[in-house]
Context: one part of a larger RNA
RNA sequence: GAACGAACGCUGGCGGCAGGCUUAACACAUGCAAGUCGAACGAUAUAGUGGCAGACGGGUGAGUAACGCGUGGGAAUUUACCUAUCGGUACGGAACAGCUCAGGGAAACUUGGAUUAAUACCGUAUACGUCCUCAGGGAGAAAGAUUUAUCGCCGAUAGAUAAGCCCGCGUUGGAUUAGCUUGUUGGUGUGGUAAUGGCGCACCAAGGCGACGAUCCAUAGCUGGUCUGAGAGGAUGAUCAGCCACACUGGGACUGAGACACGGCCCAGACUCCUACGGGAGGCAGCAGUGGGGAAUAUUGGACAAUGGGGGAAACCCUGAUCCAGCCAUGCCGCGUGAGUGAUGAAGGCCCUAGGGUUGUAAAGCUCUUUCAACGGUGACGAUAAUGACGGUAGCCGUAGAAGAAGCCCCGGCUAACUUCGUGCCAGCAGCCGCGGUAAUACGAAGGGGGCAAGCGUUGUUC
Numbered sequence: 001g002a003a004c005g006a007a008c009g010c011u012g013g014c015g016g017c018a019g020g021c022u023u024a025a026c027a028c029a030u031g032c033a034a035g036u037c038g039a040a041c042g043a044u045a046u047a048g049u050g051g052c053a054g055a056c057g058g059g060u061g062a063g064u065a066a067c068g069c070g071u072g073g074g075a076a077u078u079u080a081c082c083u084a085u086c087g088g089u090a091c092g093g094a095a096c097a098g099c100u101c102a103g104g105g106a107a108a109c110u111u112g113g114a115u116u117a118a119u120a121c122c123g124u125a126u127a128c129g130u131c132c133u134c135a136g137g138g139a140g141a142a143a144g145a146u147u148u149a150u151c152g153c154c155g156a157u158a159g160a161u162a163a164g165c166c167c168g169c170g171u172u173g174g175a176u177u178a179g180c181u182u183g184u185u186g187g188u189g190u191g192g193u194a195a196u197g198g199c200g201c202a203c204c205a206a207g208g209c210g211a212c213g214a215u216c217c218a219u220a221g222c223u224g225g226u227c228u229g230a231g232a233g234g235a236u237g238a239u240c241a242g243c244c245a246c247a248c249u250g251g252g253a254c255u256g257a258g259a260c261a262c263g264g265c266c267c268a269g270a271c272u273c274c275u276a277c278g279g280g281a282g283g284c285a286g287c288a289g290u291g292g293g294g295a296a297u298a299u300u301g302g303a304c305a306a307u308g309g310g311g312g313a314a315a316c317c318c319u320g321a322u323c324c325a326g327c328c329a330u331g332c333c334g335c336g337u338g339a340g341u342g343a344u345g346a347a348g349g350c351c352c353u354a355g356g357g358u359u360g361u362a363a364a365g366c367u368c369u370u371u372c373a374a375c376g377g378u379g380a381c382g383a384u385a386a387u388g389a390c391g392g393u394a395g396c397c398g399u400a401g402a403a404g405a406a407g408c409c410c411c412g413g414c415u416a417a418c419u420u421c422g423u424g425c426c427a428g429c430a431g432c433c434g435c436g437g438u439a440a441u442a443c444g445a446a447g448g449g450g451g452c453a454a455g456c457g458u459u460g461u462u463c
Base pairs, nucleotide, nucleotide: 001463002462003461004460006459007458008457009456010455013335014334015333016332017331018330019328020327021293026291027290028289030288031287032286035052036051037050040049041048059246060245061244068171069170070169071168072167073166074165077163078162082159083158084157085156086155087154088153089152090124091123092122093121100113101112102111103110104109130139131138132137144151145150146149172218173217174216179209180208181207184206185205186204187203188202189201190200191199221243222242223241224240225236226235227234228233248269249268250267251266252265271282272281273280274279299325301324302323303322307321308319309318310317311316338368339367340366341365348359349358350357351356372404374399375398376397377396378395382390407452408451409450410449411448412433413432414431418447419446420445421444422443428435429434
């Protein structure tokens, strides 16, 4: 000098754009944040069966030094919805919710009987493709709805999209961590998975890694980027974007195309709450908000109008994603706080050698202007026929009047800017050198001056 998610002190007019718990991954009152489909079904229905979606979107950075991430490759895989193509959609059956009846319980909820529908479940038939095969053969499917025009359903192939897996290279510090390893390293077989593989198991062999730093310890999400710098480099990883990991702590699976699932389930634990003491309920690292911690970080707002997402044939419903508004000088940028003229250089202040000098064209006065703000009117784009939260907002037109709008730091040298008074090694200043003990340009005040300016200084951190 530059920079900041900054904080603190003094001060504070307006607008645009951005940003806003860096600390306790601490605990959470309350409301909302994931539903939808009557063109699947019975039914009085918002309840129930069933389908799709709750694996996206949103949050956080605890853990992780790792194929986690970045980059470049690879083969042994799956992929709902979507697109294209080929083929099919036949005949039957038994239940379970809901409802009803009878109970149990304080509640959460739950037991038994009877009865019932379906695109829920099951069987038989069929099989162009498909799979298995000892090559003979064997196995496996479907669902209907209605407004009669469609939407569906099943098998197969290809694509697209998404995901899983493997490998080369790169990726912090410590040797005051030197040895580490028994499913460990490899093979055979078998199991498991969508799939390769010690991924699991049985047997066999005794290997594998390491001063080119294994193992251990500490620290840390990684990257595109960001800051600085002429660059090389150094520091960093807020906002935005990609990937990963996590969802009170630990473990587990279920469903499903996809999860070992933030607002699903089960178990254990800590904590909080309800209880009739028998037993139950909960999980803001979603958006607001509360307590606490802290130097410090916002509203318990509006709307689905736009963009996007889920469901639906659609109308439409849901959406704290998103779009907006509110708060904060937190930052960047822009604008204003007036312009011209005005000397008797007024008054006042300060200094003085008492002559004067300076504040100073500064003020007053005179002549103008009206940006911004204020008031009145009009009034959008964003929406393509309709639909606008923002919003009577932005913009435009008009009215009045200099009117409503300047501070902060510094003035010994570095470093731009000097005098007087007070104080008297006191009170105090200070980034370094240093200043103050009776004439202090260094402390405090005043006058004057310098710098920056809706900010200015200080502190902290990085280059």